[in-house]
Context: one part of a larger RNA
RNA sequence: UGUUGGAGAAGUGAGAAGCGCUGUCCUUAGUACGAGAGGACCGGGAUGGACGGACCGCUAGUGUGCCAGUUGUGACGCCAGUCGCAGUUGCUGGGUAGCUAUGUCCGGACGAGAUAACCGCUGAAAGCAUCUAAGUGGGAAACUCUCUUCAAAACAACUUCUCCCUGGCCUUGAGCCAGUAAGUCCCCCGGAAGACGACCGGGUUGAUAGGGUGGGUGUGUAAGCGUAGCAAUACGCUCAGCUGACCACUACUAAUCGGACGAGAGG
Numbered sequence: 001u002g003u004u005g006g007a008g009a010a011g012u013g014a015g016a017a018g019c020g021c022u023g024u025c026c027u028u029a030g031u032a033c034g035a036g037a038g039g040a041c042c043g044g045g046a047u048g049g050a051c052g053g054a055c056c057g058c059u060a061g062u063g064u065g066c067c068a069g070u071u072g073u074g075a076c077g078c079c080a081g082u083c084g085c086a087g088u089u090g091c092u093g094g095g096u097a098g099c100u101a102u103g104u105c106c107g108g109a110c111g112a113g114a115u116a117a118c119c120g121c122u123g124a125a126a127g128c129a130u131c132u133a134a135g136u137g138g139g140a141a142a143c144u145c146u147c148u149u150c151a152a153a154a155c156a157a158c159u160u161c162u163c164c165c166u167g168g169c170c171u172u173g174a175g176c177c178a179g180u181a182a183g184u185c186c187c188c189c190g191g192a193a194g195a196c197g198a199c200c201g202g203g204u205u206g207a208u209a210g211g212g213u214g215g216g217u218g219u220g221u222a223a224g225c226g227u228a229g230c231a232a233u234a235c236g237c238u239c240a241g242c243u244g245a246c247c248a249c250u251a252c253u254a255a256u257c258g259g260a261c262g263a264g265a266g267g
Base pairs, nucleotide, nucleotide: 001153005164006163007162008161009160010159011158015150016149017148018147021049022048023047024046025045026044027043033038051107052106053105054104055103059101060100061099062098066094067093068092069091070090071086072085073084074083075082076081111145112144113143118138119137120136121135165266167177168176169175170173183261184260185259186258187203188202189201190200191199208254209253210252211250212249213248214247215246218242219241224237225236226235227234228233
């Protein structure tokens, strides 16, 4: 831009893409078969490998400043307590959310149709025979469906529901113009969405983000004071203190105020 009035939702699926793998064990059954040795078809069940998808409760990682420890040095006048730098984490021990696999769950199926090689039935040409010539049954991971995803620019441009609309001008045309309707966008606060657009949520009739409060989680018992000790240090107040992303509640802060586009009943 189109889809022949303009919108908001929901759907159909022409078409396209994906998936498609396989082992071992048990049972049937030491049966059928076979002199024996050996040893099934068919059917039923269990458990794996590789591959793929999703997820983070578990296990395990990361987690650049969440907590703690610690060395050297500098600074805050000194002690104490802190902070800077040592690789834009100094090093070390842990670690929430998120993101992950080594973790967890799930998948290939079942089934249907029409077939291939092939196996048949009936059966003539050709009094026989013959699966074939007429007719007809079976038969594979391949094909068409069934499962997953995309999908009406599928230009033959689909369907359903709901919402909106009774101006002006003439040169009367599928004409032009203005302000609006339903609605949409801009703008702003954001997001398990994201390169940017897009998508999703919110915009005071508000919990969208930040803050605050409470909780959780993680660290592991803060500072200060007291007691003991010459001291290092230990103990008590103290399972303390601190705590990013997590969960709630709460209008304290910021989403203010606004602007633009957008039909004329479509014949």

Predicted 3D model of a 267-nucleotide part of an RNA (large-subunit ribosomal RNA, domain VI) from a Pseudomonadota bacterium. It matches the Rfam family "Bacterial large subunit ribosomal RNA". NCBI's taxonomy places the organism under Bacteria, Pseudomonadati, Pseudomonadota. The full RNA is in RNAcentral, with records from ENA.